[in-house]
Molecule: c-di-AMP riboswitch aptamer (ydaO/yuaA leader)
Organism: Chloroflexota bacterium
RNA sequence: GCAUACGCAGCGCCUAGUGCACAGUGUGCAACGGGGGAACCAAUCCUGGGGGCGAGUCGACAGAGACUGCCGUAGGGCCACUUCUUCGGCCCAAGCCCGACAGCUAACCUCGUAGGCGUAGGAGAAGGACACC
Numbered sequence: 001g002c003a004u005a006c007g008c009a010g011c012g013c014c015u016a017g018u019g020c021a022c023a024g025u026g027u028g029c030a031a032c033g034g035g036g037g038a039a040c041c042a043a044u045c046c047u048g049g050g051g052g053c054g055a056g057u058c059g060a061c062a063g064a065g066a067c068u069g070c071c072g073u074a075g076g077g078c079c080a081c082u083u084c085u086u087c088g089g090c091c092c093a094a095g096c097c098c099g100a101c102a103g104c105u106a107a108c109c110u111c112g113u114a115g116g117c118g119u120a121g122g123a124g125a126a127g128g129a130c131a132c133c
Base pairs, nucleotide, nucleotide: 011118012117013116014115018030019029020028021027022026031113032112033111034110035109036108041103049101050098051097052096053095058072059071061069062068075092076091077090078089079088081127082126083125084124085123086122087121
């Protein structure tokens, strides 16, 4: 000096997944997010269904087949003040649930606040912050 592992602290990222109070590990309030649910309007599912959360959908090829592999893709995320535009780069494109049943949907009803990680390239505009005088 580099790499790896573990621990602590700060900061940052995906996501709705945060804050405060009291309590003593849960309750309440707020905030954010999801589901059900009229009129009007809309809609054609056929049980080998139908539906929900989520960016995570749809295809080609290979394979005897597979909840299989691989390639691409709708779509999604990151590149450190915030947002927007643009060029470039990297990554994801899963998983789970309801259980015969749900379009939209005011009132109303109801549920969640987990889990997993470690990026740092350029230009322009607006806003803001800080430092110095």